Description: The prediction has a mean pLDDT of 88. Small-subunit ribosomal RNA, central domain from an uncultured prokaryote, 349 nucleotides, folded computationally. The full RNA is in RNAcentral, with records from ENA.
[in-house]
Context: one part of a larger RNA
RNA sequence: CUGGGCGUAAAGGACGCGUAGGCGGGAUAGUAAGUCUGAUGUGAAAUCCUACAGCUCAACUGUAGAACUGCAUUGGAAACUACUGACCUAGAGUAUGGGAGGGGGAGAUGGAAUUAGUGGUGUAGGGGUAAAAUCCGUAGAUAUCACUAGGAAUACCUAAAGCGAAGGCGAUCUGCUGGGACAUUAUUGACGCUGAGGCAUGAAAGCGUGGGGAGCAAACAGGAUUAGAUACCCUGGUAGUCCACGCCCUAAACGAUGCACACUAGUUGUUGCGAUGCUCGUCAUUGCAGUAAUACAGUUAACACAUUAAGUGUGCCGCCUGGGGAGUACGGUCGCAAGAUUAAAACUC
Repeated sequence: CUGGGCGUAAAGGACGCGUAGGCGGGAUAGUAAGUCUGAUGUGAAAUCCUACAGCUCAACUGUAGAACUGCAUUGGAAACUACUGACCUAGAGUAUGGGAGGGGGAGAUGGAAUUAGUGGUGUAGGGGUAAAAUCCGUAGAUAUCACUAGGAAUACCUAAAGCGAAGGCGAUCUGCUGGGACAUUAUUGACGCUGAGGCAUGAAAGCGUGGGGAGCAAACAGGAUUAGAUACCCUGGUAGUCCACGCCCUAAACGAUGCACACUAGUUGUUGCGAUGCUCGUCAUUGCAGUAAUACAGUUAACACAUUAAGUGUGCCGCCUGGGGAGUACGGUCGCAAGAUUAAAACUC
């Protein structure tokens, strides 16, 4: 390089926006770069191939032919690709309308609960476990009532439901703000798809500075258990968890399934918007868009997938090539660090 692959065997980038590049709707006229065709020149000889011949045969050699699939110049064709001109509306966008939503960010407010403090009632236990002990309590605990403080999380509603590109998002209210769906016509007229680099976002943990600190809780201490117990269980408990700003950039970042488009039997739910009908309803039928269950054809090694494909095709990107060594070493880039990313070989089976 070819060929084969990427749900679970090795393999889809964590996710988006987008540059170069690759690919790209319908009809028409022209050009002739690609493409097709003719001619001319060239394509050394040898080699290879074919025929004949010469060494007794063969290897070998000689003669002739073919071939050298290429390049250049030139005459032509115009279907396809390309380019140019003018056009179209099915792709894509914009406008208008009324709606759905834990989408994002800011501010304000609420109640339940835990803990702590103060005061009242009240007396000897409480707590914890398989059983205990450490621990708390006559300096009055636990329990109970009232008030106060503070932080964090938002029961019920709540669901194989919703929203978001992914990470993710859940009390209530008010500003600000992104995206998608639907409906109706109007409008632009291919403006599109993908996307190496690049840029932005990216759970948790971790890091820096400054706050905050109720509960929980790495580390740590003690009590148990045990042969031991640097654990599981218990009593405590600091970082952290929370906020602001700035870093880190990784996850079983999973649907272990890249994005876009087209096509391909059904059945049953559910969400949003719309339409039609009547008996006007928590109704029936239905269109589009989402989200689930089941199941033909087809696919698959099987499991399973099955109009939300892992089916049938097209375009573009990423990735894989036996196990270990190793996602390691070295070097580069990034980072305050932790480390991340890119990424081998010897050797060995």